A computed fold for an 84-nucleotide RNA from Paenibacillus ehimensis NBRC 15659, annotated as c-di-GMP-I riboswitch aptamer. It was read from a public genome assembly, where an Rfam model found it. The prediction has a mean pLDDT of 86.
RNA sequence: CACCGACAUGGGCAAACUUGACGAAAGUCAAGGACGCAAAGCUAUAGGGACUAAGGUGUAACACGAUGUCAGCCAGCUGCCGAA
Numbered sequence: 001c002a003c004c005g006a007c008a009u010g011g012g013c014a015a016a017c018u019u020g021a022c023g024a025a026a027g028u029c030a031a032g033g034a035c036g037c038a039a040a041g042c043u044a045u046a047g048g049g050a051c052u053a054a055g056g057u058g059u060a061a062c063a064c065g066a067u068g069u070c071a072g073c074c075a076g077c078u079g080c081c082g083a084a
Base pairs, nucleotide, nucleotide: 004082005081012037013036017032018031019030020029021028022027035072041077042076043075047074048073049070050069051068056064057063058062
């Protein structure tokens, strides 16, 4: 240094749910709260996938549709520590 991931060290993040706000919605932000996480750090035209469907379009009881959203879906990039 790389791989790797300990009943190690110092720590970190925060699911569901509740309250408030924003949004058409998906969802996001804040407070509380912890299911869990060795990247649950960052990245959404670098890639795949998923969600919503407002404006709009159509064959119009429905369907299509991202410029919207999700990285705690896979993934790309970067990083703390140092046992086996």